[in-house]
Context: one part of a larger RNA
RNA sequence: UGACGGGGGCCCGCACAAGCAGUGGAGCGUGUGGUUUAAUUCGAGGCAACGCGCAGAACCUUACCAGGGUUUGACAUCAUACUGACGUCUGUAGAAACACAGAUUUCCGCUUAGGCGGACGGUAUGACAGGUGUUGCAUGGCUGUCGUCAGCUCGUGUCGUGAGAUGUUGGGUUAAGUCCCGCAACGAGCGCAACCCUUGUCAUUAGUUGCUAACAUUAAGUUGAGGACUCUAAUGAGACUGCCGGGGACAACUCGGAGGAAGGUGGGGAUGACGUCAAAUCAUCAUGCCCCUUAUGUUCUGGGCUACACACGUGCUACAAUGGCCGGUACAACGAGAAGCGAAGUCGCAAGGCGGAGCAAAACUCAAAAACCGGUCCCAGUUCGGAUUGCAGGCUGAAACCCGCCUGCAUGAAGCCGGAGUUGCUAGUAAUCGCGAAUCAGAAUGUCGCGGUGAAUGCGUUCCCGGGUCU
Repeated sequence: UGACGGGGGCCCGCACAAGCAGUGGAGCGUGUGGUUUAAUUCGAGGCAACGCGCAGAACCUUACCAGGGUUUGACAUCAUACUGACGUCUGUAGAAACACAGAUUUCCGCUUAGGCGGACGGUAUGACAGGUGUUGCAUGGCUGUCGUCAGCUCGUGUCGUGAGAUGUUGGGUUAAGUCCCGCAACGAGCGCAACCCUUGUCAUUAGUUGCUAACAUUAAGUUGAGGACUCUAAUGAGACUGCCGGGGACAACUCGGAGGAAGGUGGGGAUGACGUCAAAUCAUCAUGCCCCUUAUGUUCUGGGCUACACACGUGCUACAAUGGCCGGUACAACGAGAAGCGAAGUCGCAAGGCGGAGCAAAACUCAAAAACCGGUCCCAGUUCGGAUUGCAGGCUGAAACCCGCCUGCAUGAAGCCGGAGUUGCUAGUAAUCGCGAAUCAGAAUGUCGCGGUGAAUGCGUUCCCGGGUCU
């Protein structure tokens, strides 16, 4: 000077408390450990690994295993020699890769018609290629975390023999080292805040593909018409403790009020200081050293990553009446679409098939929103619950056996609210309800978004946890 303390003071945070919903018990999904295996590729490991890398493993992916091939190579540049356009098709063996045989075609430029040069291949040789092999404790880059916590420093001056101190401490105040006052300090930088995006109000401009108050018209904003309204999207306005009152050191600020769509950072996002953890990543990529070079490279077929006495994490569905089933019928928003979205119509109980209008989309399509409303069931392992299993089908795709998703009929398991413990959440939040997208041929209960309905509780800091500051 730091760090730490079951030392002290002050302060903050869904940290506790007050509440609501979970998890821990059941079944299943998914990840991990373990075990098994020819292989179950590799990485991630308290918080900060475990629906994580993976925004999607049938082949491919794929790195793993078994077997079949190959050795200047799947890929790059160059040299030497020989040779042919490249290519396409057929046959045989084969699991394919590919091997062998045959057929066909005969590139461009110059030319002294002998050849020469070029592009694209083939063979041989040599330089070299290649490596998801090792080291994240050799590294770059990128990332997590403390933590969006309020801190971390510097110049000059002063003090101290010096390490260092001061400033940055003190009195108030703030979300904030935010600001005010004081002070051997005076200033400055990185952070804080603001500038950025979005949302909430209004105005102006604009009026199609959007909208419809008035007029006419229709089955229908359908059409004429209109720009008022909604909406869209560009430019502005608006909020600044600006105004009033109380408190306060007459300060900073704070409490209450007015006006206002909004009030004291309005709500949400982006934004992450100096540093910490030799934190993570050599398997995104880049890269030093080391290692392999007829193999640790490369190619193909099949298998595996999907195994299964078990243990853990994280989710989904439930255990029912605030419900299940049936019927009719309202109201969204974000988005996506050409090897795409696919309407009407029609066939099928359904998944889906046929069909092909329209739409590179404020125009057409996905698209039905669902919770909501009415009837029925009458408390039961049930008309709850849907696991598991059998049969019959559909879709994608060369191909669903290992190992996909969906539909119908049948089957109808555990489960009657979950021990110790433990998690999230303070408002359009929790809870609940559906919708969309990325990845993607197909394959979400995951992830990222969107809107509908919409609470309870707290206004405290004694305690647990984490953090800041002074001592």
Predicted 3D model of a 471-nucleotide part of an RNA (small-subunit ribosomal RNA, 3' major domain) from an uncultured bacterium. The coordinates come from a structure-prediction model, not an experiment, and the mean pLDDT is 85.